[in-house]
Large-subunit ribosomal RNA, domain VI from a Halobacteriovoraceae bacterium, 249 nucleotides, folded computationally.

Context: one part of a larger RNA
Formats: sequence, structure tokens, C1' cells
RNA sequence: CGUAGGAAAUUUGAGAGAAUCUGACCUUAGUACGAGAGGACCGGGUUGGACGAAUCCAUGGUGUAUCGGUUGUGGCGCCAGCUGCAUUGCCGAGUAGCUAAAUUCGGAAGGGAUAACCACUGAAAGCAUCUAAGUGGGAAGCCCAUCUCAAGAUAAGAUUUCUUAGGGAACUUGUAGACUACGAGUUUGAUAGGCAGGGAGUGUAAGUUCAGUAAUGAAUUGAGCGGACCUGUACUAAUUACCCAUUUG
Repeated sequence: CGUAGGAAAUUUGAGAGAAUCUGACCUUAGUACGAGAGGACCGGGUUGGACGAAUCCAUGGUGUAUCGGUUGUGGCGCCAGCUGCAUUGCCGAGUAGCUAAAUUCGGAAGGGAUAACCACUGAAAGCAUCUAAGUGGGAAGCCCAUCUCAAGAUAAGAUUUCUUAGGGAACUUGUAGACUACGAGUUUGAUAGGCAGGGAGUGUAAGUUCAGUAAUGAAUUGAGCGGACCUGUACUAAUUACCCAUUUG
């Protein structure tokens, strides 16, 4: 821009894509078969491998904005306590998020037309013959079926609702994200930050007191701190305004 008014929502599916794998064990049954050795079809059940998708409750990994330990050196006048630098200085843990080796699920069942092939009826050719007319069976393959996209499918579809309906920009943003788009909001407000409470985490803060000459230990104390998580709260920022359409010929 089109889909001949505009808009919001829900859809149909022409068409396109994805997937399509396979083992072992138990049973039927030591049955059918076979002199024996051996040893099934068909059917039922269980459990794996590889591959794929989704997810983070649990198991783990990561987690340089969380907590702690510790070395050297510098700074805050000194002690104590903090802090800079040294790969995050090194090390031990670890929330959210992300993630696999983790968890859950999938390739199930069925239908149709067929291939090789197996058949029925059956002439040409009084017989025979699956074929010439006619009919049936038959594959992980083909078409459906499963999942995803899909009306620019220009043959541009359908339904419902609205008609001073809507949409955009701007701003606060995240479950979204390269940008855009998408989602949640913009004071009639919990959208982000802050703050408060809680939680995960770390592991008993500082100060003081006590014991010890001291290093250190003990008590106060599961203390103090605490990014992303949960809940609440207008303190701060989403102000007032603006543009398109409604208003086409």
C1' cells in the first nucleotide's frame, strides 16, 4: 500500500514445513515344526539406546553487583575497624536467571490407494490361465491422520462486537528483545526505582564484657549482612499537552 467505511477480537484452511528410527527382555511356548540338535509365525506386556521438544520442582554446573576466610602492599594520624590494588588477588559457599549430565513428554493407534508378490472368478484358446472385462489381499514406502506456520490464498475468505470506536508518538518498563516488534503500565496508577516486612544465601558482625602474659577463646548471638525472589507501601519517576483516524468522493 492492497483486501472499497473505519476498528477490536475470534477463526476456516488453499498451501508450506517438521516428525516418521530401533534394540533387548518376559509371555504365548520349550508350543507348532523337527528323528534329534534346535526352534518359531501371529498376539500381549515391560524396559532401553540414539534423536527431538518443553521445563527448572528436585540432582548438578555457572552465578566478577550476595556472605565469609585469607596473603602481600598502600590509604583513612596510630590501635581497632574499614577500604584500594594484586586474574573477582587467591580460596570456601551460594539466591534469581541461564543451563545439562537433570526432569517430563514425543515418534501411538487407525483409514485409503498401491509396489513386488499372493489369490478369486474367467474367456480369447470347450482345457489351462491372477487378466483380457470384473474382484480381493498386500510394505518402515505414497495420500490422510500427529505437530507448527498460514487469507498478499490479489479468487485477498468467515463470525461476533463497536461506531466520539480506535490507533500512534512520548514516558515507566519486562515474562519480550540486536533494532524494530511483542507484553505490563502511565496518577481513575503498584510499571520501574526507593522504603518496609519476609525468604533464599552466608555462617555466630561490630562494640562491650570475661578468661589468658599473649596469640587466641568464650558470652551477648543462628548474630550481622543480605543482587536478581515474594508481599506491601505513592516517597521518586511515568506531568499538562501532542499526532492520525472518525472528517475519502
NCBI's taxonomy places the organism under Bacteria, Bdellovibrionota, Bacteriovoracia, Bacteriovoracales, Halobacteriovoraceae. The RNAcentral record of the full RNA draws on ENA.